[in-house]
The RNA shown here (small-subunit ribosomal RNA) has 1375 nucleotides and comes from a metagenome.

RNA sequence: AGACACGGUCCAGACUCCUACGGGAGGCAGCAGUGGGGAAUUUUGGACAAUGGGGGCAACCCUGUGAGUAGAGUGGCGAACGGGUGAGUAAUGCAUCGGAACGUAUCCCGUCGUGGGGGAUAACGAGUCGAAAGAUUCGCUAAUACCGCAUACGACCUGAGGGUGAAAGCGGGGGACCGGCAACGGCCUCGCGCGAGGGGAGCGGCCGAUGUCCGAUUAGCUAGUUGGCGGGGUAAGAGCCCACCAAGGCGACGAUCGGUAGCUGGUCUGAGAGGACGGCCAGCCACACUGGAACUGAGACACGGUCCAGACUCCUACGGGAGGCAGCAGUGGGGAAUUUUGGACAAUGGGGGCAACCCUGAUCCAGCCAUGCCGCGUGAGUGAAGAAGGCCUUCGGGUUGUAAAGCUCUUUUGGCGGGAACGAAAUCGCGUCCGUGAACAACGGGCGUGGAUGACGGUACUCGCAGAAUAAGCACCGGCUAACUACGUGCCAGCAGCCGCGGUAAUACGUAGGGUGCGAGCGUUAAUCGGAAUUACUGGGCGUAAAGCGUGCGCAGGUGGCUCUUUAAGUCAGAUGUGAAAGCCCCGGGCUUAACCUGGGAACUGCGUUUGAAACUGGAGAGCUGGAGUGUGGCAGAGGAAGGUGGAAUUCCUGGUGUAGCAGUGAAAUGCGUAGAGAUCAGGAGGAACGCCGAUGGCGAAGGCAGCCUUCUGGGCCAACACUGACGCUCAAGCACGAAAGCGUGGGGAGCAAACAGGAUUAGAUACCCUGGUAGUCCACGCCCUAAACGAUGUCGACUGGUUGUUGGGGGAGUUAAAUCCCUUAGUAACGAAGCUAACGCGUGAAGUCGACCGCCUGGGGAGUACGGCCGCAAGGUUGAAACUCAAAGGAAUUGACGGGGACCCGCACAAGCGGUGGAUUAUGUGGAUUAAUUCGAUGCAACGCGAAGAACCUUACCUACCCUUGACAUGCCCGGAAGCCCGGUGAGAGCCGGAGGUGCCCGAAAGGGAACCGGGACACAGGUGCUGCAUGGCUGUCGUCAGCUCGUGUCGUGAGAUGUUGGGUUAAGUCCCGCAACGAGCGCAACCCUUGCCAGUAGUUGCCACAUUCAGUUGGGCACUCUACUGGGACUGCCGGUGACAAACCGGAGGAAGGUGGGGAUGACGUCAAGUCCUCAUGGCCCUUAUGGGUAGGGCUUCACACGUAAUACAAUGGCGCGUACAGAGGGUUGCCAACCCGCGAGGGGGAGCCAAUCCCAGAAAGCGCGUCGUAGUCCGGAUUGCAGUCUGCAACUCGACUGCAUGAAGUCGGAAUCGCUAGUAAUCGCGGAUCAGCGAUGCCGCGGUGAAUACGUUCCCGGGUCUUGUACACACC
Repeated sequence: AGACACGGUCCAGACUCCUACGGGAGGCAGCAGUGGGGAAUUUUGGACAAUGGGGGCAACCCUGUGAGUAGAGUGGCGAACGGGUGAGUAAUGCAUCGGAACGUAUCCCGUCGUGGGGGAUAACGAGUCGAAAGAUUCGCUAAUACCGCAUACGACCUGAGGGUGAAAGCGGGGGACCGGCAACGGCCUCGCGCGAGGGGAGCGGCCGAUGUCCGAUUAGCUAGUUGGCGGGGUAAGAGCCCACCAAGGCGACGAUCGGUAGCUGGUCUGAGAGGACGGCCAGCCACACUGGAACUGAGACACGGUCCAGACUCCUACGGGAGGCAGCAGUGGGGAAUUUUGGACAAUGGGGGCAACCCUGAUCCAGCCAUGCCGCGUGAGUGAAGAAGGCCUUCGGGUUGUAAAGCUCUUUUGGCGGGAACGAAAUCGCGUCCGUGAACAACGGGCGUGGAUGACGGUACUCGCAGAAUAAGCACCGGCUAACUACGUGCCAGCAGCCGCGGUAAUACGUAGGGUGCGAGCGUUAAUCGGAAUUACUGGGCGUAAAGCGUGCGCAGGUGGCUCUUUAAGUCAGAUGUGAAAGCCCCGGGCUUAACCUGGGAACUGCGUUUGAAACUGGAGAGCUGGAGUGUGGCAGAGGAAGGUGGAAUUCCUGGUGUAGCAGUGAAAUGCGUAGAGAUCAGGAGGAACGCCGAUGGCGAAGGCAGCCUUCUGGGCCAACACUGACGCUCAAGCACGAAAGCGUGGGGAGCAAACAGGAUUAGAUACCCUGGUAGUCCACGCCCUAAACGAUGUCGACUGGUUGUUGGGGGAGUUAAAUCCCUUAGUAACGAAGCUAACGCGUGAAGUCGACCGCCUGGGGAGUACGGCCGCAAGGUUGAAACUCAAAGGAAUUGACGGGGACCCGCACAAGCGGUGGAUUAUGUGGAUUAAUUCGAUGCAACGCGAAGAACCUUACCUACCCUUGACAUGCCCGGAAGCCCGGUGAGAGCCGGAGGUGCCCGAAAGGGAACCGGGACACAGGUGCUGCAUGGCUGUCGUCAGCUCGUGUCGUGAGAUGUUGGGUUAAGUCCCGCAACGAGCGCAACCCUUGCCAGUAGUUGCCACAUUCAGUUGGGCACUCUACUGGGACUGCCGGUGACAAACCGGAGGAAGGUGGGGAUGACGUCAAGUCCUCAUGGCCCUUAUGGGUAGGGCUUCACACGUAAUACAAUGGCGCGUACAGAGGGUUGCCAACCCGCGAGGGGGAGCCAAUCCCAGAAAGCGCGUCGUAGUCCGGAUUGCAGUCUGCAACUCGACUGCAUGAAGUCGGAAUCGCUAGUAAUCGCGGAUCAGCGAUGCCGCGGUGAAUACGUUCCCGGGUCUUGUACACACC
C1' cells in the first nucleotide's frame, strides 16, 4: 500500500405501514480521538562469507583459502578495586589543623615522534621418567612477546667541550596516479594503539602541632640511644642504614613498665555539663592458618600470588605431593543465642573489549526469625426479661453486664474468580540540527522517531462474589504503684525489686470471680545512663556524722599592693578557610498513612589564617609606700642550753632513851618486832622532786616549760622617728623538732613501781584492796617517731553591733605618793547582736562575709589488716588493698522507761506498839498423784473459805449402762383428735404395749371453719456448759481514791515536740496563792448523794410514861422525855492572836454536840497488764447433727504416800467448870416464825394461842458481874478420833447429811527460817442476825451491836507511788 470475504452505518434506488405533508418501527450499542498488537505477501534502506582451482554433460568427486562455536597456549589489561574480620595496635593508629622533600597505570590538555632490521620461544609434533603432582629431551612456528640499528623537541648525566637513552602495530573506507605478472601494496583518510617530554585532575607515600583509657603497691628510662660531619639507600626528608666525633635525649605537665582497647562521624542516656558504648551505615587503620621474606607491577611486601619455617588436615605405590571460607551459601564444634548449599545480572556499580558482548555470591531480589520500628485487623449499631451460668452476700440483693442472646448493618484482612503495573531508557537504527573537520566521512552533543530488554512476578495495585464470617494474649492487683473479694493452706506449702508476707478469719502463698495495665504482644533475666548535688566543672564537704598532716621551716608549683608607659601570649570582636556524606533539628516532596526514602536549609558549640581593641590577667620598663623587713629606745616572761648551789621530807646506817606491839583494812591476813620493832633524841649517807608565792596567770611553733644564782642564746610586745622598696602569702617532694612508753652503751638508784611473790575478796578473781618487789622512772650519748599529739577547729589576709574580767606596754585625768577612772595596743577568759549551723552550739580569738594556698573525706565490717616498697638494732612505723559479708553503721536532739544517779514529798512502807500466820488437830480451797469419771474455769501482788448466797438424787456440765432422732425447747405445713382424767402389763427407770370413759370456746341455720392443746407425718430447722477471752460486746480485777491525764487558740522549734502542767510557797489533792508567752477549757480532786454525831419544828401507834392505876405500859390520860420518820438548822478557817510576802495557807485559842475533808460509805480520770470471763448473758468464725444434741438409772465432783494457801479450836488460872444475875443492835417470818402448857437427860415430840409484824414469834444475847471449885498437872486444860444408842429433814442419809446422849480422850505446854493485819470506838475480844437452803458438811460470806487498848522519836534503810533534774549504746522499754 491493499485484493477478497464477513458484519455494521450512511446515501440513492427497490420494498413495507400510514389519506397526505411528513413520520414511525428495526438495532442494543455507536461515532470520534488516542495508544497498542498483528501471520503471510510486496517495496525501500542497511548489514551480509563466502569462494578459488582441477575433473566431470550433470549429479558429484578431489584440493585449497576463509568464517563461526568450544577448549589450550602466546600476548595485553585487570587481579593492590570490590567483599570479609577486629587478632594485634595506647601510637609506626585515629580525629582536627597545618607542612614540604615525592610517586602516579588508566583519564584530560598540550608538544614532538611512530624509520629500518634481527634472533628466539610456547602451543603443536615425536619421545622419555614419575603412583600422582609434574618434570624433561629433540624438532617446527607467530606476534602490539623479546633484542639491537637510526633519529632526539624536550628528558637525564656533565669536567659545560660533550655524552646517554624510544617506539608497534591493528582495523574501516577510498577516486585518480604509481609499483608489482598477479595476489597485494604504495598513496589519501578515519578509528583504536605505541614512544619521549610538559601540565592537570583524582589517588597515594612522608613530616609536625593539639587531643586520645587505667595503674606510682611501675620513678627513673635510654648506646643507634641524642646530635654533628661524610657516605649509602629510597619515589621522597630522616640514625632509615654505616664509619667517625661529641655526650647527649626523655621524665612528677608522669618517662619507663604493667593492664585493657581498633579510632572517628556517631549511638544510648541526661535539662545541661557529663556518663556509657563504637553493632548496622560511612571515613581511616590493621589483618588474611602462625611467623618471616622478597618477586612482579604504576601501585602489594599482595584474602581466593610466590618462596622458606611451623602447627594442623588430606592423598600416596612411602619415593613424594596437595591445602588455607575473618568472600556468598553450607557443615561440625562451642554457646543462652544468630538465617537459604535460593533467583538474576532486569536495575546501580566494577573489570575486559572499538563494539556486540563476556565476567561480577559487589549488587538487586526472593526465603527464614514478632529481633526491632511502623501501619491494620480480630467487627459496627441497637438491645433490660438487667436471661441463664459463675462469684460474692447483711439473703434484701450486688457483680460479671449492653456484656451475651436476639434484631439491623459493614466487609479491612483472609478465601475464590478476573484485570494488572512503576521500576526501562539509555546503549543501538533512522531523521534532523549543532560542534569538530577540507569533508555530505568518522567522532561528540541536542531534539524527534522506531524497535528490543524485568530476576522480583502474575508481585504491588485494582474489580467482582459469599460471609461476622478466618483472627487475643500476657503480666499484675499489701505500700512504693493503677487495680479486692471468696475459698484452700496454717512460719507448712510457698512469695519476695526494697520494706516485708505465711504460726486458723492472709486484699502479700495457691485457686476462682472481679478489676488494672499493655496489647500481637506481654512478662523475666542480663546490661547502660538517669534519678545520685552519692566524685559536686556546672554542683559537695572536713568542731561533734567519713574527713585538718603532731608542729614548724622551705625549693619547685600556685597566687600576689599602688601609679605610669609599652607589648599583644591569654581575653574580646570582625572577615575568611575548613569542620566528608549519612545521622540529629527545621521546612518541603514521594509511597492511601506511618515507619522508610528523598530535596533544601540550619547546625556541627572545634581548629587554622588574617584584621582590629587594649579594660583585665600575663611579659618588659620606670616609679611609690600602705604589705613585708631593718635600725633606735624601752618592757614582761616556768622560752632554750650549760655550770653551780639551798632547805623541807622519805628511806637507810650508827649511837642513846625505852617496851610490846607496829603496820594494814570494810573487816582481816601476809609482813615487821623481845636477836628490842614502832615511838623519840643526836649524828651521818644517798637519790629524786622543788611547798607557800600559784592564778580563770605567764612563755613557747607544737611536744612542753616551775627552788635559787651565774654565763650563753631564740622569740614576742610597745613608743616615736629614720631607712629598703613588694623583698609578700601558701607550700607537693624535702629538712628539722616531736609527751609517755620502749631499745643500745655506760653510770646512778632514795621514793614510787609494770612483771613477779604472798595475803585477802570471790562461785572463780590470772583484778579492784593489803604486804613486799625487779625492769623502769634519774644522768650522758645514740635510736624510736607514735598519742583523745584536742580547741577533736590547717596557715595567711581583709571586713562585720557590743558588754564584763584579767596579763604585758603606751598616753591622759586624778593623787604628796597611791588607789581609781578614760583612751589605745598585743594576748587570755566569760556572755551575747546580726549571721551561720542537722541540731548542739559558734559568734571581731568565728564554726559569720570574702580572697589565696596546702592537706584530707566518699556506707559499716573485713582493716589501718595482707602483699610489695621505704625507714628501724628490735619493738614497730609509714604508704596501703582485695575477696567475702551486712542493711545498716553514725551525729544531734525529742518523748518515755530505767539507774545498786541526785533533790523534794507521800502511804501501817519502815520504825514504835498490839494481836496473829509459819509448829498441833480439824475444816476448806489448790497443786500433785490416783481414777471409768474424780466436769470446767481462776495461777505473783491482782488464783488458792475464788466462780459456788448450800454437789446425798436433782443441781451436773464428768463416767458407765440402757434408750430417742424434727427431737426436752421455737416458727411454718399436712392429717387425726379437744384437752384432760382413770386402769392394767412389762422394765432399774426413761420408756414401750394396751384398755375404759369424755367433751368445752368463737363464727355459722346447717355443712363446715378458726383459736388453744394433744398425737402422727414430711421438710426447712432446732439443739450444743463443743473450740477460739489472742476475732469481740458487756461486766470485772489491778496500778489507785494515786493526783494525775489532756485539749483549743497563741508563742517557740526545720521537726519529733515544747510552753501551758515548769518556778517560789502551800495543801490530803494540778488544793489554793504569787510569778511567768501564755490565755482559757475539759476529764479527774473537792463539793453535791447516803449514813452517823447535836438541836429545833411537825406527828404520836404497835413506841414512850413525868400523873393516876396494875402482878405486868396492864388500863385511864398525855406526847414533856426516850424513840420513831419527815422537814429544817448547824461548821464557813466565820472570829481572835501569831507566822508568812500586805497572798494562799499554817500554828495556837475562844465559842461549840461537832474544827479545820468531824467519822464511815457510794463515787475509780487518760490509760496499763493481748489481765479475767465464749461455763451468767450477747456475739463473728470454725466444728458436731441416729450425736459433741435429748432422756433415764447408778456412780463421780466427797479418792489420798504428799505439798501450799485461808480459817476454826486450843495449848490454859486475865483461865476451865458449876450456880445466880444485868444490859444490845440489826434482821427474818404464811410451803413461814411458832408462844404458853405436857413428854423426853437431850436432839426433839405433842400441842396449837398469836402474828402478813415498832403489836406476835425466832429470842435465853455473850463476854461482864456475884459466889463457889480447880492449883500448874497433858490437868476439872484441850477436844480430835472411835464405839454404842438416838433425833430430824428428805422418795432415799451405804458411798455421802446435820444434830443429841453416854463412853473414848489423840496431837498440842505458845511454835525455825520467814511472814501478815491494824493509828481509835481502830486492834483485840464477846456474842447476835441474815442470804443461799427440804436438810446440811457455815469454823465460810455479808451485816449487827457489847467490852475496849498500846504506840508513832522520826524518814537513814526495805516496798510502792508522785514531782523536778541527770545519764543512757534501753523503746515488747532493766524480769
It matches the Rfam family "Bacterial small subunit ribosomal RNA". Rfam links the family to the GO terms ribosome and structural constituent of ribosome.